[in-house]
RNA sequence: UUAUCAAGAGUGGUGGAGGGAAAGGCCCUGCGAAGCCACAGCAACCGGUCCGCGAUAGCGGAUGUCAGGUGCUAAAUCCUUCUCGUCGUCGCCAUCGCGAUGCCGGGAGAGAUGA
Numbered sequence: 001u002u003a004u005c006a007a008g009a010g011u012g013g014u015g016g017a018g019g020g021a022a023a024g025g026c027c028c029u030g031c032g033a034a035g036c037c038a039c040a041g042c043a044a045c046c047g048g049u050c051c052g053c054g055a056u057a058g059c060g061g062a063u064g065u066c067a068g069g070u071g072c073u074a075a076a077u078c079c080u081u082c083u084c085g086u087c088g089u090c091g092c093c094a095u096c097g098c099g100a101u102g103c104c105g106g107g108a109g110a111g112a113u114g115a
Stems, first nucleotide, its partner, number of pairs: 001115005010039005018028003022081004040073003044070003047066001048063006077110001082107004087102006
């Protein structure tokens, strides 16, 4: 820089109090957190293989009955954060309207992973 992020997949040993990136929330955790080790599993990207096109470079399609590399295995990236829109509720106002808040949806930002 770019693609994806509502799918999927855990047991044992060790360890001994934290963990879920930050904040707020809400969760997980002595029926044993993080970390480390072993084994098992998942299948996103890359790679492999096959087919087609092509002079090459390469392009397109299929394939996990190819798990090789990276990755991952509570909860949507657990939810929200900044902003925009529809609708509802409440408050203020003479009116136009303004503000607060809730649901839903869009975008941005942040983060994670791959290339």